[in-house]
């Protein structure tokens, strides 16, 4: 950095996937070490059990232990007291907040211990717990009475500071004021312990620890204030202590913070209120960055502590292991009543995919108490478990080719696996065993000492410093040595393309895989399983979740003509932007400093762990905010100047621009009349109507209603919707010229407000024509349609509503620049004229073609889709769906607004190149028309379908299968059936053994094959052996068995149609175009000419065979013209090569000539001459290619199946059946004809297993004998049709032959089933064939016969052969095929295509839903637990005052306000279920139709 995926193929636009990182993961398959992090993301769900905050005897009394005779001393500690316990630890429910973050305020504050400084530390008292006695309870826990003590408590003294209340001064600050000095007067303070030393003791001194008081500093806390901080507007209005003042209360402290009274305010589209989410951050993950997602661990804040709610202690709590209350729960109970609270370490259940020991220590490092030892400490230090992540090492190394066995492939050579392995020859990381052994440990303390301080002190304590003792959980652990021996250690995913890595087996749309595209239906690289490979490695893969990729929400960095996307249109507030001078500000901007951005991470450079991960030092960085200097060009602001923007003013002008009002003709339609007779109207045809009761037709008269013909024009006007006869009035806008004023007054608009076609609504009115609905003819399979006849709402007017259209230029508004050509429409000016035009030039408007540019192309192009500013709207994949639900609106109808669940991988835009079309042009063909002659009808042949059958062997299947393979099925063939039989085989080749020939000939037994026997018996040789033959064994033959959709090669067909391509240039982003199109011409993409093309190649044609004319040569078997011979006749013979003809080579025909036409061209047309004239006829020849067209039964071939049988052998019998359908034939139906007799001319063949003369014999087919022929010599061989006569006379016939009988003949071993052919004998059907379909344009068709291939025999078929020999073509309008050029188009397997909808099913989600069922908050009441606070009669209290009464002060009680939680009752929200209903999605080959794509068959 990109890549798969839409499409036949391209660009575009658009979604989906997909490589890469990362993770507090799970999960699957495996697993050798260490090292260093991490580990309940779910149920803030319940907790057995231990620990997790205790200490201080140097504050107090008292006890008990213990040493000691004793004094004395060591120890423990229930209590009262002091500090802690508000830290540390854990969780993230709650919170959308000053909650976090960042910056700053506090002149409105607090701070225990801890430091710095001042002054203190006096006198007194009273009590109480422990402890005894009695006492209640099961128990937790109490109560009465008495004793006692203090650093527990209390009054008094003393005030340097400090507090108050009053005064005086000095100084500051933005306000409230604030700080300093000072005078008066009030008012508050204390507790001791330990140690040294003097004392008899009281007690002094001294050290030190404490205590009180101030004033300071640190540290921590507290409050307040900018600014930041998800999502939803389908949440738009909220607020009563609300906002604010005055006075209180209350707090460390400001404050509606709380109360009384006043007053009516605050907050909100900059988004209040409400709803849903959510701990915030430092950071972590990703990205190039900007963002984006996250907020484990590790740090800061915050908040919570079973749930709710409250104080109390106290510096500091409304307190995780503190107190009370109330609820739930759970335990314990003697039923009275009590306990508890693991979101603090482990550990347990439950939840979950899921997350660990009920371990060790306080040695380190912190932290509480203590003067100190110490003592506590699940904080923390380790260890354990888990590959959960990161790092890091290992599973060996070097040689080592018979390239080994093995396996796998194979084309059978051979590659591969692979130096791999064996073997040799080392090494020792890791392991195992066994030795050695740290770092982390320094304080403290206690001894020695040495010096300093303090002191009355050589003492105590403190301080410093040298030395010695003492201290380690981890742990005998890193680390190290020695020994052992390759010994113990490697898997995971993958291999169609994306994307590195191929083959074979199996499977047979199954089983099964897939991230996306897709594989799988018998040769799968995509399943599955081996075999190789490819990648990562003690891990590989999967799922899930985040970035990225995604410019796929675009700031950076995106768009709206047709792809998703311009609001129908104005007019306009807010907000956005704004034209020019000058000055001043300096808020934006730039810029210096400075303070802060915590540490940690990141990131440079070092360092320590053998490297790394890790860990650590510096340093940069942390893009941020704030203070404060300074610049002033741009923006903002305040002033001011101008006139270019914008508006007013005059004069002129065009207009279907609006409203109201009144008028006019022509239509049509009804009414009255006249005239007048059978129709009229309709249509593709028609009928349905209407008309003899007189219509359409005409003439007149009225009548009422709509719309305004020509004029009409990409003319005009309007913002858009829209305006259209004519006149009047009201009015709005626009142009055009000109002077002169205002002085930026502009532009563009979210919300709002007004207009808004049609169609519908609401009332009243009108109604002539049109016409939804409706009714009726047709049409139709059907026709709720299209056509027709009819016809009501509606259309029309007046008021009032709807607000929606492909409301469009599918193109918001403004302004500003950027080439032109050329029409219109309105005005102005120049020239020029007596005027008018014309012509030039500007302005505005409306079209058209174009340059640059622009676009994916199409296409826009001064009327932009170009170049830019400004601002509005609108868009992010289809489908669901403009749909649900809510909410405005509406009389409905309905309309704005507008989701999601489910599904799909595409939906689409614009071009291309094909095919298609009931588009279009234009050409061709026996395509149609003209014609001639079949078929379909009958009888038979034949082949096919179907049925039978024991087989009726297989193929072939619209043209392009069916007289097809098959040029020839009695048996053979034969591939099919049935019965016998054979197994290395009917055939090939190898090898081993064996035995000698094979052949032949015989017997037996069968249908035959076959079996079972008999006879008779080889050559060469170097003597080993070969050759040939039989048998036996083994490798292997054999298969017309499957696959023609694995195949080759060969075939048809489209089509003998004139097409199919290349190379190079262009031109196109590209598919792909030009060439090849166009104007001619041609049978022809043939040719000529033009032309961004310019050659070429496969075809076309031409070479090639054969006919038609001539020549040369050559003359035998062919041939006879002249000569001779011979015959009744014949080239018969001799002899000719002249002719015919044979068969080689030649020659000729080229639009060559002439004349028109025509581009002076191809070329076309008529003539000449020629046999032949415009390709002369006819054949071979079949281009790129299309049909998975056909054929594994010609042959050949992979791949599958069989091997005593799907091989092969042999006898029968099938392939020939036979109700019946088709399809190609024959033969007729008859006078152009049958039938007798008679006479004549071909040509091409083909003959030794053959054709046979000719004679004989048979009616004949044929038989017998034979001459001649390997053939231009013989023979097959008669040609028929025609042509002379003759008879038949329109009939089922002298036509027609079909059956069917008899009797023969030939081939063959062998004609039953099942050949062919003769004779006589029988004598069917049919008297020209419906609907429909075939051939053929000239030597054709018709029609006649002949021959040959196959073959023993056996053609009506085939393939060629010549004789007789027409008719008709105007023409291309149509049916069919086909060629070229155009168009559309949603098709692309290609119209036999695509493809809508309704039903029917079956799944899937979602809405509605009579109700129900929870939850969340509101409101408004009642009710009040514990607690602050306030009151307070009575009661009840040691210290203080009082001599006592009493008082000062407390205190239980009770009242009171407030309130948790509970009720009641209201309406809201969200959830879960819900009979039935709607409607959507998705499913094989379901039914109906056929709506849309081509004029799609009514655009």
């Nucleotide at each position: 950095a990109g890549a798969g995926u839409u499409u036949g193929a391209u660009u575009c636009u658009g979604g989906c996937u997909c490589a890469g990182g990362a993770c507090g993961a799970a999960c699957g398959c495996u697993g050798g070490c260490g090292g260093c992090g991490u580990g309940c993301u779910u149920c803030a769900u319940a907790c057995a059990u231990g620990c997790a905050a205790g200490u201080c005897g140097a504050a107090c009394g008292a006890u008990c232990c213990u040493c000691g005779c004793a004094a004395g001393g060591g120890g423990a500690u229930a209590g009262u007291g002091g500090c802690g316990a508000a830290c540390g630890g854990g969780u993230g429910a709650g919170u959308a907040a000053c909650a976090c973050g960042u910056g700053g305020a506090g002149a409105a504050c607090u701070u225990g211990c801890c430091u710095g400084g001042a002054a203190g530390u006096u006198c007194g008292g009273g009590a109480u717990a422990c402890c005894a006695a009695c006492u209640g309870g099961a128990a937790a826990c109490g109560g009465u009475u008495g004793c006692u003590a203090a650093u527990a408590c209390c009054u008094g003294a003393u005030a340097a500071g400090c507090c108050c209340a009053c005064g005086g001064g000095a100084u500051c600050g933005c306000a409230u004021g604030g700080u300093c000095c000072u005078g008066u007067g009030a008012g508050a303070a204390a507790a001791g312990g330990c140690g040294g030393c003097c004392g008899c003791a009281a007690g002094g001194c001294u050290g030190u620890c404490g205590c009180u008081u101030c004033c300071g500093g640190a540290u921590a806390g507290c409050u307040c204030c900018g600014c930041g901080u998800c999502c939803c507007a389908u949440u738009a209005g909220c607020u009563a202590g609300u906002u604010g003042g005055c006075g209180g209360g209350g707090u460390a402290a400001c404050g509606g913070c709380c109360c009384a009274c006043c007053a009516a305010g605050g907050c909100u589209u900059u988004g209040a209120u409400g709803g849903g989410u959510a701990g915030c951050c430092g950071g972590c993950c990703u990205g190039a960055g900007a963002g984006g997602g996250c907020g484990a661990u590790c740090g800061g804040c915050c908040a919570c502590a079973c749930u709710g709610g409250a104080a109390c202690u106290g510096a500091g709590a409304c307190a995780c292991g503190g107190u009370c209350c109330a609820g739930a729960c759970u335990c314990c109970u003697a039923c009275g009543g009590g306990a508890g609270g693991c979101a603090g370490c482990g550990g347990u259940a439950g939840g979950g995919a899921a997350u660990u020991u009920u371990c060790c220590g306080c040695a380190a490092u912190g932290g509480g108490c203590g003067a100190a030892a110490g003592c506590c400490u699940g904080a923390c230090g380790g260890a354990g478990c888990g590959a959960c992540g990161c790092c890091g090492c290992g599973u060996g190394a070097g040689c080592g080719a018979u390239g080994a066995a093995g396996g796998c492939c194979u084309u059978c050579g051979g590659g591969u696996u692979g130096u791999a392995a064996a073997g040799c020859u080392c090494u020792g990381u890791u392991g195992c065993a066994g030795g050695g052994g740290a770092a982390g440990a320094a304080c403290a303390g206690c001894u020695g000492g040495u010096g300093g301080a303090u002191c009355a002190a050589u003492a105590c304590c403190c301080c410093a410093c040298c030395g010695g003792c003492c201290u380690g959980a981890c742990g005998g652990u890193a680390c190290u040595c020695u020994g052992c021996g390759a010994g113990a250690a490697a898997g995971c995913u993958c291999c169609g393309g994306c994307u590195a890595a191929c083959u074979c087996c199996g499977u047979g749309c199954c089983a099964g895989c897939a991230g996306c595209c897709g594989c799988g239906g018998u040769a799968a690289g995509a399943c599955g399983g081996a075999g190789g490979g490819a990648g990562c490695g003690a891990g590989c893969g999967u799922u899930g979740u985040c970035c990225g990729g995604a410019a796929u929400c675009a700031u950076u960095g995106g768009g709206c003509g047709u792809a998703a996307a311009g609001g129908g249109c104005g007019c306009g507030c807010a907000a956005g932007u704004g034209g020019u001078u000058u000055g001043g500000u300096a808020a934006g901007u730039c810029u210096g400093a400075u303070g802060u951005g915590a540490a940690a991470u990141a990131c440079a450079c070092g360092a320590g762990c053998u490297c790394a991960a890790c860990u650590u030092g510096u340093g940069c960085a942390c893009u941020g905010c704030a203070u404060u200097g300074g610049a002033u060009a741009c923006u903002g602001c305040c002033a001011u100047u101008c006139u270019a923007g914008a508006g007013u003013u005059c004069u002129g002008g065009a207009g279907a621009g609006g409203a109201g009002a009144g008028u006019g003709g022509a239509a049509u339609u009804c009414c009255g009349g006249g005239u007048g007779u059978a129709g009229c109207g309709g249509u593709g045809a028609a009928a349905u109507g209407c008309g003899u009761a007189g219509a359409u037709a005409u003439c007149c008269g009225g009548a009422g209603g709509a719309a305004c013909a020509c004029c009409u024009g990409u003319g005009g006007c309007g913002a858009a919707g829209g305006c259209g006869g004519c006149u009047c009035u009201c009015u709005g806008g626009c142009c055009a010229g000109a002077u002169a004023c205002u002085g930026a007054c502009a532009c563009c608009c979210a919300g709002g407000c007004g207009c808004g076609a049609a169609a519908g609504c609401c009332a009243g009115g009108g109604g002539a024509g049109c016409a939804a609905a409706c009714g009726g003819g047709a049409u139709u399979a059907g026709a709720u349609a299209c056509c027709c006849c009819g016809g009501u709402a509606g259309u029309c007017c007046u008021g009032g509503c709807c607000c929606u259209a492909a409301a469009c230029g599918a193109u918001g508004a403004g302004c500003a620049c950027u080439a032109g050509g050329u029409g219109u429409a309105g005005g102005a000016g120049g020239u020029a004229u007596c005027g008018a035009c014309c012509c030039c030039u500007c302005c505005u408007g409306u079209g058209c073609c174009g340059a640059a540019g622009u676009u994916a192309a199409c296409g826009c192009a001064u009327u932009a889709a170009g170049u830019g500013c400004u601002u509005c709207g609108c868009c992010u994949g289809g489908a669901g769906a403009g749909u649900a639900c809510g909410a405005c609106c509406g009389c409905a109808a309905g309309g704005u607004u507008g989701a999601a669940a489910c599904u799909c991988a595409a939906a689409g835009a614009a071009a291309u190149u094909g095919a298609c079309g009931g588009g279009g042009g234009u050409c061709c063909g026996c395509a149609c028309a003209a014609g001639c002659g079949g078929u379909g009808g009958a009888g038979c042949a034949u082949g096919u379908g179907g049925u039978u059958c024991a087989a009726u062997u297989c193929g072939a299947u619209g043209c392009a299968a069916c007289g097809c393979g098959a040029a020839g099925a009695a048996c053979c063939u034969u591939a099919c059936c049935a019965g016998g039989g054979u197994u290395u085989g009917a055939c090939a080749u190898g090898a081993u053994c064996u035995a000698g020939a094979c052949a032949u000939a015989c017997g037996g037994u069968g249908a035959a094959a076959g079996c079972c026997g008999u006879a008779c018996u080889c050559c060469c040789u170097u003597u080993u052996g070969g050759g040939c033959u039989g048998g036996a064994u083994u490798a292997c033959a054999g298969g017309u068995g499957c696959u023609g959709c694995a195949u080759g090669g060969c075939u048809g067909u489209c089509g003998u149609c004139a097409g199919c391509u290349c190379g190079u240039g262009u031109c196109g982003u590209g598919a792909g175009a030009u060439g090849u199109u166009g104007g001619g011409u041609u049978a022809a993409g043939u040719c000529c000419c033009g032309c961004a093309a310019c050659g070429a190649g496969c075809g076309c044609a031409a070479c090639c065979c054969u006919u038609g004319c001539c020549c040369u040569u050559a003359g035998u078997u062919a041939c006879c013209a002249a000569c001779g011979g011979g015959u009744u006749a014949u080239g018969c013979c001799g002899g000719g090569c002249a002719c015919u003809c044979u068969a080689a080579g030649g020659g000729g025909a080229c639009c060559g000539c002439c004349g028109g036409c025509g581009u002076u061209a191809a070329g076309c047309u008529g003539g000449a001459g020629g046999a032949a004239g415009g390709c002369g006829g006819g054949g071979a020849u079949g281009a790129c290619g299309u049909c998975a067209a056909g054929u594994c039964c010609u042959c050949a071939u992979g791949g599958c199946c069989u091997u005593u049988a799907u091989a092969c052998c042999c006898u029968g019998g099938g392939c020939c059946a036979c109700a019946c359908a088709c399809g190609u034939g024959c033969u007729a139906c008859a006078a152009u004809g049958g039938u007798c007799g008679g006479u004549a001319c071909a040509a091409a063949g083909g003959g030794c297993u053959g054709c046979a003369a000719g004679a004989c014999c048979g009616c004949g087919a044929g038989g017998u004998c034979a001459a001649g022929c390997c053939a231009a010599u013989c023979c097959c061989a008669a040609a028929a049709a025609a042509c002379c006569g003759g008879c038949c006379c329109c009939a089922g016939u002298u036509c027609a032959g079909a059956u069917c009988g008899c009797a023969g003949g030939c081939u063959g071993c062998a004609a039953c089933u099942c050949g062919c052919c003769u004779g006589c004998g029988u004598g069917a059907a049919g008297u020209c064939g419906g609907a429909a379909u075939c051939g053929c344009u000239a030597g054709u068709a018709a029609u006649c016969a002949c021959g040959a291939a196959u073959c023993a025999g056996c053609a009506g078929g085939u393939c060629g052969u010549g004789g007789u020999g027409a008719a008709u073509a105007c023409g291309u309008u149509c049916c069919c095929g086909g060629g070229c050029c155009u168009u559309g188009u949603a098709c692309a397997c290609a119209c036999c295509g695509c493809c809508c909808g309704u039903c029917a099913c079956a799944c899937c989600a979602c809405c509605c839903g009579a109700g129900u069922u929870g939850a969340g908050g509101a409101u408004a009441c009642c009710u009040u637990a514990a607690g602050u606070c306030g009151a307070u009669g009575g009661c009840c209290c040691a210290a203080c005052c009082g001599c006592a009464a009493g008082g000062a002060g407390g205190g239980a009680g009770u009242c009171g306000c407030c309130c948790a939680a509970g009720g009641u009752a209201u309406g809201u929200u969200c959830a879960g279920c819900g009979a039935g209903g709607a409607g959507g999605g998705u499913g094989a080959a379901g039914u109906c139709g056929g709506a849309a794509c081509a004029a799609g068959g009514u655009a």

A computed fold for a 1499-nucleotide RNA from a metagenome, annotated as small-subunit ribosomal RNA. It matches the Rfam family "Bacterial small subunit ribosomal RNA". Gene Ontology terms of the family: structural constituent of ribosome and ribosome. The RNAcentral record of the sequence draws on SILVA. Its mean pLDDT, the model's own confidence on a scale to 100, is 85.